[in-house]
RNA sequence: UCAGAUGGCCGGAUGGCCGCUGGCCGUUUCGUCAGAAGCGGCUGGAGGAAAGUCCGGGCUCCACGGAGACACGGUGCCGGAUAACGUCCGGCGGGGGCGACCCCAGGGAAAGCGCCACAGAAAUCAAACCGCCGAUCGGUAGGGAUUUUCGAAUCCUCUCCGAGGCAAGGGUGAAACGGUGCGGCAAGAGCGCACCGCGCGCACGGUAACGGACGCGGCAUGGCAAGCCCCACCGGGAGCAAGACCAAAUAGGGACGGCACGGGCCCGUUUCCGGGCUGCCGUCCGGGUAGGUCGCGCGAGGCGUUCGGUGACGAACGUCCCAGAGGAAUGGCCAUCCCUUCGCUCAGGCGAAGGACAGAACCCGGCUUACAGGCCAUCUGACGCA
RNA sequence: CGGAGCGUAGCGCAGCCUGGUAGCGCAUCUGCUUUGGGAGCAGAGGGUCGUGUGUUCGAAUCACACCGCUCCGACCA
Numbered sequence: 001u002c003a004g005a006u007g008g009c010c011g012g013a014u015g016g017c018c019g020c021u022g023g024c025c026g027u028u029u030c031g032u033c034a035g036a037a038g039c040g041g042c043u044g045g046a047g048g049a050a051a052g053u054c055c056g057g058g059c060u061c062c063a064c065g066g067a068g069a070c071a072c073g074g075u076g077c078c079g080g081a082u083a084a085c086g087u088c089c090g091g092c093g094g095g096g097g098c099g100a101c102c103c104c105a106g107g108g109a110a111a112g113c114g115c116c117a118c119a120g121a122a123a124u125c126a127a128a129c130c131g132c133c134g135a136u137c138g139g140u141a142g143g144g145a146u147u148u149u150c151g152a153a154u155c156c157u158c159u160c161c162g163a164g165g166c167a168a169g170g171g172u173g174a175a176a177c178g179g180u181g182c183g184g185c186a187a188g189a190g191c192g193c194a195c196c197g198c199g200c201g202c203a204c205g206g207u208a209a210c211g212g213a214c215g216c217g218g219c220a221u222g223g224c225a226a227g228c229c230c231c232a233c234c235g236g237g238a239g240c241a242a243g244a245c246c247a248a249a250u251a252g253g254g255a256c257g258g259c260a261c262g263g264g265c266c267c268g269u270u271u272c273c274g275g276g277c278u279g280c281c282g283u284c285c286g287g288g289u290a291g292g293u294c295g296c297g298c299g300a301g302g303c304g305u306u307c308g309g310u311g312a313c314g315a316a317c318g319u320c321c322c323a324g325a326g327g328a329a330u331g332g333c334c335a336u337c338c339c340u341u342c343g344c345u346c347a348g349g350c351g352a353a354g355g356a357c358a359g360a361a362c363c364c365g366g367c368u369u370a371c372a373g374g375c376c377a378u379c380u381g382a383c384g385c386a
Numbered sequence: 387c388g389g390a391g392c393g394u395a396g397c398g399c400a401g402c403c404u405g406g407u408a409g410c411g412c413a414u415c416u417g418c419u420u421u422g423g424g425a426g427c428a429g430a431g432g433g434u435c436g437u438g439u440g441u442u443c444g445a446a447u448c449a450c451a452c453c454g455c456u457c458c459g460a461c462c463a
Stems, first nucleotide, its partner, number of pairs: 001382010012337007020045011047357001051368002054366005059239004072235005077091005092106001093104004107230002112228002114224003129170002131166003136163004142157006178196006197219001198217004204211002243294004253285007263278006287462003301320008338355007387459007396412004406443001414430005436452005
């Protein structure tokens, strides 16, 4: 210098003028003495994602005597952080990159069920299409030897075939009941051996996941669990249109279902007994109003320093108060500067246009997605120079 | 603001749960029939299965993320 990796930050700046909105103070007016309205001053006023609503909590209501089980849903290597989490940190294992570093829904397939289309002999009790063999048994054509009652019999060798043996090779497929090599065999095969892989056992290191060493087993146990399932752990449901209060208006109503079998009133004749009306909750139909207040911002809050921890994070101390609307504020204009694009100019420079994604709605911790441009720190590779 | 569902041919829908061939009706086109048209009969064409990533040998189907559309939810009595 070029090409990259990781982590963090900003995301137009300053000033002036005019508006909108919250809070506080002062003053004027009206008051039913609670307060309301007007004016003036000071001061606060979108985000890193406010978004998607994908997780976890706070808060509120409903249900529920406690615990457990079943069902349903979710999570899934190990340890830690945290209020909690599917998030984060550190490690383990696997994969990728020359490297800094990055990626992984990463429990269990010898508990069971199911599926593996087409092709192929066979998709996991097993089996054999082409092929290999002729050791064993049988048949067949030829040759040789021996015996002979001359019909033949027995034995050896060899050709072909069958019974049979094999799974090395070919072929099919995404995947074929360990891989390579040597021996062995009729041909072969973990059949035997060495190494690698796999499983089991024992002890060692580590909190653990796991690691490497030793011994044993000749290999059994193909894949799919983001199919059912098994194991471990977690989860009651709904959501601020939750919920509480005030005001206005209406036909304070009807149908069905559930709870309560009690209380009150009336009638038959008083107790007994019988009948009718009256209660609460939910769904639907019909009707009415679409107004106000609270919930509503001091919080798992921000910033700084020190300490503990590899880190996520935690503790102590100091300091600050930092949006709260309700058809819904957070805006517009001007000046200077910054950046981008375009045009003119030899150049200096001048002019014009524009400023990424997007906008709170009960709050908080995460994840995911969108995002013009810029800055900082650490590290890696290549080249050059000393 | 909160919650639920859907996306497959021009239109309306199956198929998805339990992965392997994308199908039905109407519409379109061609031929037959008819003097001609309609109806009828026979046949044909037409699909990024909303988009992307992943799981799997294999995805419309399973999982996750994103995009778009539709529906429901106020209070009183």